Predicted 3D model of a 478-nucleotide part of an RNA (small-subunit ribosomal RNA, 3' major domain) from Williamsia faeni.
Context: one part of a larger RNA
Order: sequence, then structure tokens, then C1' cells
RNA sequence: UGACGGGGUGCCCGCACAAGCGGCGGAGCAUGUGGAUUAAUUCGAUGCAACGCGAAGAACCUUACCUGGGUUUGACGAUAUACCGGAAAGCUGUAGAGAUAUGGCCCCCCUUGUGGUCGGUAUACAGGUGGUGCAUGGCUGUCGUCAGCUCGUGUCGUGAGAUGUUGGGUUAAGUCCCGCAACGAGCGCAACCCUUAUCUUAUGUUGCCAGCGCGUAAUGGCGGGGACUCGUGAGAGACUGCCGGGGUCAACUCGGAGGAAGGUGGGGAUGACGUCAAGUCAUCAUGCCCCUUAUGUCCAGGGCUUCACACAUGCUACAAUGGCCGGUACAGAGGGCUGCGAUACCGUGAGGUGGAGCGAAUCCCUUAAAGCCGGUCUCAGUUCGGAUCGGGGUCUGCAACUCGACCCCGUGAAGUCGGAGUCGCUAGUAAUCGCAGAUCAGCAACGCUGCGGUGAAUACGUUCCCGGGCCUUGUACA
Repeated sequence: UGACGGGGUGCCCGCACAAGCGGCGGAGCAUGUGGAUUAAUUCGAUGCAACGCGAAGAACCUUACCUGGGUUUGACGAUAUACCGGAAAGCUGUAGAGAUAUGGCCCCCCUUGUGGUCGGUAUACAGGUGGUGCAUGGCUGUCGUCAGCUCGUGUCGUGAGAUGUUGGGUUAAGUCCCGCAACGAGCGCAACCCUUAUCUUAUGUUGCCAGCGCGUAAUGGCGGGGACUCGUGAGAGACUGCCGGGGUCAACUCGGAGGAAGGUGGGGAUGACGUCAAGUCAUCAUGCCCCUUAUGUCCAGGGCUUCACACAUGCUACAAUGGCCGGUACAGAGGGCUGCGAUACCGUGAGGUGGAGCGAAUCCCUUAAAGCCGGUCUCAGUUCGGAUCGGGGUCUGCAACUCGACCCCGUGAAGUCGGAGUCGCUAGUAAUCGCAGAUCAGCAACGCUGCGGUGAAUACGUUCCCGGGCCUUGUACA
């Protein structure tokens, strides 16, 4: 100087506790993991910071694993040389599980060559999701969006170092003020960026429709209009600016006015020096090592989907603030040409036929759901709950047996609110309700990423638990 302390009636902060609301832990199912099993159940991730994680899509492919069958200058592309050859590719026949093998058709250009191009042989070489993340780059997680981490000159100390950065206040903040052997500066903080909330102005189609007119069963449908909504630009606005109290005539803080918004207005992007030999050689790149008729490569089938069990994360419930039936209202944000697909018709339904319109502020996905109105059920393993199983279908796709989703009929399990314990959340938040998208032929999505609708309760306070910052103290630690 650090690190550590079950040191400090030292200070401070954080959904850390407390105050509340809702869960998890019990049930069924989904997904991931451990374990077991297996020919293989490919590999990685393992306290927080692995376990709905890499995977924003495992039937084949993917695929790296297993079994079997092929192949050896190779599946790939590149270069070079030498020699031989004529097309290569494509279509098609036979054998085969296919890869492949072998026939047939076709069989290039001109500059006629040591040509382009392709095949074969040979050699250099290709190739490896083989090993090492403890050889590495790059990227990422974490402490932590915590307020810290340092430097130059000066001064002090023999020196390691100290000072500055400590102290008194204050702040979300090493934020700012005052003081001070320090004076300055850098990386962080904040601001600059995006979005959201208000207004002004410009513009007006595909958006809008107040006023005027036309038309319809009805609809901005039409003429027209720019008021409004909205879209796209450009501005304004918030700065403790104003008033009062407190405070060191300070920083700041408390209250108020005005205001759409008030003291960082809300949200996002943004992650200092470093820590964990943290994670990744399987995104990629790369040193070294290893394989080279195989640890490369091609193919068919199987496996990654197994199942006594254990854990993690979710979904659905156990019901009356509810279930079912009928009627009826209101979003936002996205996506669409190998696409979205309307009106109509068929089917109980999944869906089918068909094809208008739309490369989309125009058309479609697209009826949002909870809500509201009426009816029914009356506390029961039920008109709760929907697992499981039987039968029949629909769709995608060469192909749904292993192993897809969905629909209809029947079946109707556990479950009556969950032990010890444990998690999230401070406001348009929690809770609850639906909608969209990526991946994608289809889908195991109840996941993830977004979007809007309805919309709470509580915070006395910092004694205690956890984590962190500063000061100080002890140390057989470095």
C1' cells in the first nucleotide's frame, strides 16, 4: 500500500430488509439439465454470472453421434508442372437402400494452338465441428451504470510510498461549494444521440372530414376542403429561470406560482482502471500438437425425442371477482410476391374450392381479448379441471412408424391453494388480457423479442439479513 475481520452507539446507498401485491416449492403437462440407459443417446455451458442457455425452429436435411455400404489428389476452391484424353454438364435405360457403377442420346468456341474448358494419372497439397479458451486474437458475461481509477509538475518521506482523491457541507454522482502543500489534467459521472409527453409552423396522399354539395340499404363512396386527427420536416419549451423559508451573502435543500411537463420529467442506447488463468479453438481467425486408404469425404437407416428417479424454468388448474351460451364495443405495433389472400360457396370443425385486391398510410393477415348487456349453473371432484387413452379426419412435406401440428366424437386422471424454505415488483409499475414478429415447408412456441387494453396496494423506517461505496482500527496474510 492492499486484502481480510462472526472490528467500530462511524457515515451512506440499493426491492437489501421492513410495509404490501402476486408467485415458486404440492398436482398434471411443456422445455432444459443431472443421473441412469443405449450401437449412438454429438458437443459445449455448472454458485450468484450453467440448467425455455449456444438452439430466432433436430421427421430427411440440419448433424457434428451410431450401424452398415462406398471413396482416396479427394465433397470444396486455389495454384503449379508434366503426360494422356475429348468435351464437361444435361436427358434417359439397367443394377442398387442410396452413394455409385455401367450403357444410350447429346457431344463446344475459334485465333487450329504447348489454346480456353473439363476428365484421368503423378507430385506438391487439400481436408479435420480432432486436442489445448491454462499458448492466443476477437467477442461476451460479472462485480456494476457501482462512483470510482489514474497521471504531470510541486511538496513531504532514507525508502516502499504519501499528498492531490483526506476534512466541513451537499448530490443520483470524485455532483458541486468551502477549506487545505498543493496546482492542474485524463478515463469514468453528467450533457451531447434516439424515443415518449405539450404547443407553433410548413406540407396534404394512399391519411383526415368540421363546414358546402351529390349519391347509397350502408360506408370519405364522390365533388371538394386543410379546420381537426395523423404522417413527415423545421422550431419553441424545463433552466432551480421566478417567489418565499432554511443554509457559511456558498453549494444545495424544502414549500409555492405558472406550466403539457419540475428539479436527472418517463424509457432506451451508452459499461472507466480492473477482477474472476470467468466463457467461447463448435461463429470466425490463429500458434503448437495430432489424423492423412482416415480423426478426411459421400450415402441409406437409426440416434440427438430413451426413463425407476432428482433439480431448474414455465404453462394450465384447483373455480362463483368463476365456467358455459347468445348479443355487442374499443387498440397498438408488426408482416406480406416461391407472399398476404377478401366477397362467395362447401364442411360440425381443422380446412377445402376459388381467386378480387395488394410489392401496400390504398389491399390482405385482422372478428383483438379481458370489458359491457342478458341467460344458465348453485358449491359438488361439479356444466370446475383438463392429463391420458380409443376411433375418425385436416394440413405441410419425396416421406409424419420411430418422431409433426391441428380438428371432431368419445374417455375423463391428478388437483379443493401447496412443508421447511424461496422469488419478482415502487406506477402506467405489479397483477391480468389478448395481438404481432423473427426462425420457419410444417411444427412440438406454454419459449423469446416487441405491442397495446384494463389497472392496484404499500414504503413507519434503517435495528436486523444480503450486496456495495467512503472513513477509521487490528492483523502470525500478500